[in-house]
Molecule: SAM riboswitch aptamer (S box leader)
Organism: uncultured Mariniflexile sp.
RNA sequence: UUAUCAAGAAAGGUAGAGGGACUAGACCCGUUGAAGCCUUGGCAACCUCCCAAAAUCUUGGGAAAGGUGCUACGUUCUACUAAUAUUUCAAGGAAUAUUAGAAAGAUAA
Repeated sequence: UUAUCAAGAAAGGUAGAGGGACUAGACCCGUUGAAGCCUUGGCAACCUCCCAAAAUCUUGGGAAAGGUGCUACGUUCUACUAAUAUUUCAAGGAAUAUUAGAAAGAUAA
């Protein structure tokens, strides 16, 4: 930089109090054993491989041996911008919900 991120997927050992990216707010998980480490599985399909079409930074299907990643909760939710709807208010504004985009993050090349 590009693509994807509402799906999917265990057990054992060790360890001993935290964890969910940062910041803030919330919420959830955790001595019925968190994080980390080890072993064996599993899930995915980004690279790789094969086939077909295309025509050269392509698309679809298949495999899972290799390189990787993952294996609670939508990237746990919100935050910035815009739109829509409802409520409240004299208006301005405020609150809630939904949708789209951005920022940031994660993974692959």